Description: A computed fold for a 72-nucleotide RNA from Candidatus Roizmanbacteria bacterium RIFCSPHIGHO2_02_FULL_40_13b, annotated as transfer RNA. Its Rfam family is "tRNA". Gene Ontology term of the family: triplet codon-amino acid adaptor activity. Model confidence (mean pLDDT): 81 of 100.

RNA sequence: UCCCCUGUAGCUCAACGGUAGAGCAGGAUCCUGUUAAGAUCAAGGUUCGUGGUUCGAAUCCACGCGGGGGAG
Numbered sequence: 001u002c003c004c005c006u007g008u009a010g011c012u013c014a015a016c017g018g019u020a021g022a023g024c025a026g027g028a029u030c031c032u033g034u035u036a037a038g039a040u041c042a043a044g045g046u047u048c049g050u051g052g053u054u055c056g057a058a059u060c061c062a063c064g065c066g067g068g069g070g071a072g
Stems, first nucleotide, its partner, number of pairs: 001071007010024004018055001027041004048064005
């Protein structure tokens, strides 16, 4: 320098262009003599950034930025 993959909740990951979800962690309640386990509930997001396409973008396109891999 070039090519490919990747970036979404605290963490690990989903989400045929049409309301952003799950598991775990954390919180509350229940259960128990207590803890753990278990049950229920609620909360938690500028979807890396800036533009573009579109009636509508986490999703498609361009350029940046971060991470991983490859070529030289």